A computed fold for a 377-nucleotide RNA from a Thermodesulfobacteriota bacterium, annotated as Bacterial RNase P class A.
The sequence is in RNAcentral, with records from ENA.
The gene name in the source record is rnpB.
The coordinates come from a structure-prediction model, not an experiment, and the mean pLDDT is 77.
It matches the Rfam family "Bacterial RNase P class A". Rfam classes the family as a ribozyme. Clan: RNaseP clan.
[in-house]
RNA sequence: AGAGCAGCCCAAACGAUCGCCGGACAAACAAAGUCCGGAGGAAAGUCCGAACACCACAGGGCAGGGUGCUCCAUAACGUGGAGUCGCGGAAACGUGAAGGCCAGUGCAACAGAAAGUAUACCGCCCGCCGGGUCAAACCGGCAGGUAAGGGUGAAACGGUGCGGUAAGAGCGCACCAGUUCCCCGGGUGACCGGGGAAGCUUUGUAAACCCCACCCGGUGCAAGACCAAAUAGGGAAGCGAUUGAGGAUGGCCCGUCCAAGCUUCCGGGUAGGUCGCAAGAGGUGUCGGGCAACCGGCACCCAGAGAUGAAUGAUCGUUACCCGGACCGGGGUAACCCGGCCCGGGCACAGAAUUCGGCUUACGGGCUGCUCUGACC
Numbered sequence: 001a002g003a004g005c006a007g008c009c010c011a012a013a014c015g016a017u018c019g020c021c022g023g024a025c026a027a028a029c030a031a032a033g034u035c036c037g038g039a040g041g042a043a044a045g046u047c048c049g050a051a052c053a054c055c056a057c058a059g060g061g062c063a064g065g066g067u068g069c070u071c072c073a074u075a076a077c078g079u080g081g082a083g084u085c086g087c088g089g090a091a092a093c094g095u096g097a098a099g100g101c102c103a104g105u106g107c108a109a110c111a112g113a114a115a116g117u118a119u120a121c122c123g124c125c126c127g128c129c130g131g132g133u134c135a136a137a138c139c140g141g142c143a144g145g146u147a148a149g150g151g152u153g154a155a156a157c158g159g160u161g162c163g164g165u166a167a168g169a170g171c172g173c174a175c176c177a178g179u180u181c182c183c184c185g186g187g188u189g190a191c192c193g194g195g196g197a198a199g200c201u202u203u204g205u206a207a208a209c210c211c212c213a214c215c216c217g218g219u220g221c222a223a224g225a226c227c228a229a230a231u232a233g234g235g236a237a238g239c240g241a242u243u244g245a246g247g248a249u250g251g252c253c254c255g256u257c258c259a260a261g262c263u264u265c266c267g268g269g270u271a272g273g274u275c276g277c278a279a280g281a282g283g284u285g286u287c288g289g290g291c292a293a294c295c296g297g298c299a300c301c302c303a304g305a306g307a308u309g310a311a312u313g314a315u316c317g318u319u320a321c322c323c324g325g326a327c328c329g330g331g332g333u334a335a336c337c338c339g340g341c342c343c344g345g346g347c348a349c350a351g352a353a354u355u356c357g358g359c360u361u362a363c364g365g366g367c368u369g370c371u372c373u374g375a376c377c
Stems, first nucleotide, its partner, number of pairs: 001373010012319007020038006040349001044360002047358005052220004064216005069083005084098001085096004099211002104209002106205003121150002123146003127142005158176006177201002179198008224275004234266006246258004280302001282301008321346005327340005
């Protein structure tokens, strides 16, 4: 210098002018005034897990859904940390839904004879029959054996060699690979290392049904709680007197009851308002424990974003930062690097809506550590 890997940090500062939301002064409200506070690393997607609220619920099971190597962390998680094994990479490092298809069932296109208690198309071998020949070789047919050779396929039932055989075959043996089991050692564990036994060699597929283990009630702050108009309607009590007079009871009268009406009270719902709603699995610093995630002690800070068509902004100037170009100085053989200065441009992604822990996605810039290459100019 180049190529890469991992992690961390910032997200602008100051001034002026004009605005927006909230709080205090502040008292009944509003307006005006003064002072103070006012988005993020992802506030986003709403994908997981919780808190909280209401509804449901004796207990257990079925169904359904989710998760799936180990240990640890955590309120919890499908998240995180540290590891194991597999895969990728030369390495730093990255990555994996990584339990079980000798419980059962299903599926495996095309090609191929056969796709799983394997299979006989070609080939090879034995036998028989026919032809052929002096006899054979050889040719054809039938029945059988054979997975060593060919061919098909993503995949064809371990590999190499020797023996064996009519030809062959773990059929036998040696070595190698794998599987299962046993023993010893290490590790909390996944697992690792070493030794031994058994010809045991069992195709793949479970983000196929399924089996095994563990977990799971539903809806979400428009949850929900409280206050509470106008209008309409509901309930209760009282009045309903005198004269005439409504309905029911009754043949009629008295009486009693009902209804309309008036007055008072009660309760439910709606509009609207208040709370939920900002001090909590909070933050910062420091000390201690732990490889780490994380946990604990102490001190300090925050109750001052809390809106509801939804505020947190705009303009100008200066500075900082980044990009492009020119120049100057320094370093280097050079590519190039460092510093200064001038001109021009840029300053991303994105906007809280009950809160918190994660994941994922979007995005501008800077820094640190690590790996590899070594003259590529």